Transfer RNA from a Planctomycetota bacterium, 86 nucleotides, folded computationally. Model confidence (mean pLDDT): 81 of 100.

[in-house]
Order: sequence, then C1' cells, then structure tokens
RNA sequence: GCCGGGAUGGCGGAAUUGGCAGACGCGCUAGGUUGAGGGCCUAGUGGGCCUUACGGCCCUUGUGGGUUCAAGUCCCACUCCCGGCA
Repeated sequence: GCCGGGAUGGCGGAAUUGGCAGACGCGCUAGGUUGAGGGCCUAGUGGGCCUUACGGCCCUUGUGGGUUCAAGUCCCACUCCCGGCA
C1' cells in the first nucleotide's frame, strides 16, 4: 500500500426487511430474608434539563457528512483496533 472484520449504557453483549436504541447477563441502588455477611427473592437502574410530585422535554450506537417521513442498520470521508496479502 491492498483486502476483510470490528467500535453500541459502568462492564460483557443483542438488535440485518431501515420502524419504541440498549434485549439478556454482570454490576450498582433500595427493600425483604439473616444475629451479621454471603447467597436467594422483589423492584429500579443510559446522560442532561425542568417539575413539590405525577410527569415532560432534549441528547445518545468511534468522529464528521449524506440518503430517508424514519438510520446502530444504507452511502461517502476520516480515526482507532484485529486479521490476511504484498
């Protein structure tokens, strides 16, 4: 240099017909159980702002653009990681 694969919440990881982003697990928070801890059970858990609260709004899939009513998904450029060829 060329070819292929990849980058998604705190972590692992799913989502291919383009249609609620984050299923599921871990972790964490609260509660229950226990003398206590572990384990187990129940509920919650991306970020920001507003609200007494209920709730509402905005943002978010490596970065920047494009297509589309709608993009993690399709197209272009770039960055980084892994593999192959030279």
The sequence was found in a public genome assembly. Taxonomically the source falls in Planctomycetota (Bacteria, Pseudomonadati).